[in-house]
RNA sequence: UCAGACAAAGGCAAACCUGUCGCGAGACAGGGACGCAAAGCCAAGGGUCUCAAUUGAUACGGCCUGGCUGCCAGGU
Numbered sequence: 001u002c003a004g005a006c007a008a009a010g011g012c013a014a015a016c017c018u019g020u021c022g023c024g025a026g027a028c029a030g031g032g033a034c035g036c037a038a039a040g041c042c043a044a045g046g047g048u049c050u051c052a053a054u055u056g057a058u059a060c061g062g063c064c065u066g067g068c069u070g071c072c073a074g075g076u
Base pairs, nucleotide, nucleotide: 001075002074004072011036012035016031017030018029019028020027021026034062040068041067042066044065045064046063047060048059050057051056
């Protein structure tokens, strides 16, 4: 620097269920695995959603882009 396999070691955890919180989108915890090589971090640009109706306050990073960081093994 390139690209991740039928390798190894580990990691995360959708739907759904239970509990708590929230008007809501949703969040957190436990169970559970559909998937993920950044499904690690940052609401920076776009997008979607909720509440209230002034353009204001939220939610989603497992929707796209961007920034920062990083394990393993392989090629050059």